[in-house]
Formats: sequence, C1' cells, structure tokens
RNA sequence: GCCCCGGUGGCUCAGUGGGAGAGCGGCUGACUUGUAAUCAGCAGGUCGCGAGUUCGAUUCUCGCCCGGGGCU
Repeated sequence: GCCCCGGUGGCUCAGUGGGAGAGCGGCUGACUUGUAAUCAGCAGGUCGCGAGUUCGAUUCUCGCCCGGGGCU
C1' cells in the first nucleotide's frame, strides 16, 4: 500500500430502511433478623465522525478515524 471483518447504554452483543433493544452491571422498592438469591420498577444511547441517496438511514453508498485479521 491492497483486501476482509468489526465500532450500538458501564461491559458483552442483537437489530440490516419506518417502535433503538436483550443479558450482565447500577439505583429504588418488596421479601429477609441482616446479607446474598428471587421478584417488581427505574435510570442510563450524538448507533465512531462527516457527506450523499431516500418521504424516512443504526441499516444502503462514498470518504475519514479507531481495533482485529490476511497478502505483498
């Protein structure tokens, strides 16, 4: 330098055009003598950045940045 994969709550990931979600973690309450476990509820997201296509983009296209792998 070229090719491929990935970047989404604190962490691990799903979601592939129209409602942003799950598990774990956090907080509050219930239960308990107390803690853990369990149950109920709540908070937490510029969907890496910019541009384009579209009525509409996390999703499609292009460029850039970051991480991993491969080739030379």